[in-house]
RNA sequence: AGGGCUGGCCGGGCGACCGCGUUCGCUCCCCUCGGGGAGCGGCCGAGGAAGGUCCGGGCUCCACAGGGCAGGGUGGUCGCCAACAGCGACCCGGGGUGACCCGCGGGACAGUGCCACAGAGAACAGACCGCCUCCGGCCCGAUCUCGAUCGGUCCGGGGGUAAGGGUGAAACGGUGGUGCAAGAGACCACCAGUACGCCGGGUGACCGGCGUAGCUAGGUAAACCCCACCCGGAGCAAGCUCAAACAGCAUGUGUGCGAGGCGCGCAGCGUCGAGCAGAGGGCGGCCCGCCCGAGCAUGCGGGUAGAGCGCUCGAGCCUGUCGGCAACGGCAGGCCUAGAUGGAUGGUCGCCAGCCGGUCGGUCGUGAGGCCGGCCGGGGAACAGAACCCGGCCUAUGAGCCAGCCCUUCCG
Numbered sequence: 001a002g003g004g005c006u007g008g009c010c011g012g013g014c015g016a017c018c019g020c021g022u023u024c025g026c027u028c029c030c031c032u033c034g035g036g037g038a039g040c041g042g043c044c045g046a047g048g049a050a051g052g053u054c055c056g057g058g059c060u061c062c063a064c065a066g067g068g069c070a071g072g073g074u075g076g077u078c079g080c081c082a083a084c085a086g087c088g089a090c091c092c093g094g095g096g097u098g099a100c101c102c103g104c105g106g107g108a109c110a111g112u113g114c115c116a117c118a119g120a121g122a123a124c125a126g127a128c129c130g131c132c133u134c135c136g137g138c139c140c141g142a143u144c145u146c147g148a149u150c151g152g153u154c155c156g157g158g159g160g161u162a163a164g165g166g167u168g169a170a171a172c173g174g175u176g177g178u179g180c181a182a183g184a185g186a187c188c189a190c191c192a193g194u195a196c197g198c199c200g201g202g203u204g205a206c207c208g209g210c211g212u213a214g215c216u217a218g219g220u221a222a223a224c225c226c227c228a229c230c231c232g233g234a235g236c237a238a239g240c241u242c243a244a245a246c247a248g249c250a251u252g253u254g255u256g257c258g259a260g261g262c263g264c265g266c267a268g269c270g271u272c273g274a275g276c277a278g279a280g281g282g283c284g285g286c287c288c289g290c291c292c293g294a295g296c297a298u299g300c301g302g303g304u305a306g307a308g309c310g311c312u313c314g315a316g317c318c319u320g321u322c323g324g325c326a327a328c329g330g331c332a333g334g335c336c337u338a339g340a341u342g343g344a345u346g347g348u349c350g351c352c353a354g355c356c357g358g359u360c361g362g363u364c365g366u367g368a369g370g371c372c373g374g375c376c377g378g379g380g381a382a383c384a385g386a387a388c389c390c391g392g393c394c395u396a397u398g399a400g401c402c403a404g405c406c407c408u409u410c411c412g
Stems, first nucleotide, its partner, number of pairs: 001408009010398001012352007020045002023042008047383001051394002054392005059235004071231005076090005091105001092103004106226002111224002113220003128165002130161008139152006173191006192216001194213008239309004248300006256276002260272005280292004316335008355378010
């Protein structure tokens, strides 16, 4: 210098104008007197993922003596945490030259199932080719006692063989030898692996060493299943409080008096009705006045509309220090940091930083090259947006920045 691995950081700054939400102060307006609205000013006002809603918890309501079944989840070990399917360190296995990365990592001698295609055979297997052997037949050759014996090619049939070929993701240890008709852990030596025992190290997963055994053991549990441990349900539209209107119940008060007319089955009943009275209501507050007028007033319980609470101070954040490899924990100090409910946190313009390219200068170095500064130009932000809160995971994303480490190359 180039290429890479891991961890971390930022998610722009300033100004002008316009605009929004919570809350506080002042002024004004409305009001059913509870409150509501407007203007001005002050404080504060999204995220690293606020997202997906995949896990875990807080909180709320419901359920719940205890135990079991069913169902669901987790799964190397040790630790961290409120908890977790999260995190840290380590173990084992796999990948990479390496930094480092990946693992859905309990059990396949408890039982059951499955293993496509290909292949003869896919689990205590299998004979397709090959190899060996036996029987029968045709033919050829040799021998002789001349119709028999031996050998061979080919054809048919029976048997043995898992060393070789071939199929497959996978074919029942590997190499060499003995052995055999040919072969084979059939036997032997060494190696690999497994089980058991002993010793040593480690909290542990596990690792190392020695010995013995038998001869070798397929895969699959995100198949049933077995083992160990864990798990009540619903969710802020949870839930709690206040509480119109209508209906219901209770109490109080009012619903009155009526000249006269008409009809009939005429001591009466029905109907129309001037006038007088009338609780209460309307005409913006009061009086007068005018109008309507048979209901009105108070209380009660449940609780709808509606309003409020829940709501943001919390397993909180920052700094320092101590313990720990780390995750994390202890202590001390400091800080208050959105709470909307059709849902605010924005828009426009200008300038700039970081960044890229070019160029010039300075400086360090023997050198490859590095560092700093000036000028000109480019370009100047993506994903996305709280809605009860918190811890994780996953996903999306930008101009970028920093640190450590690895590999290759160049220079001296």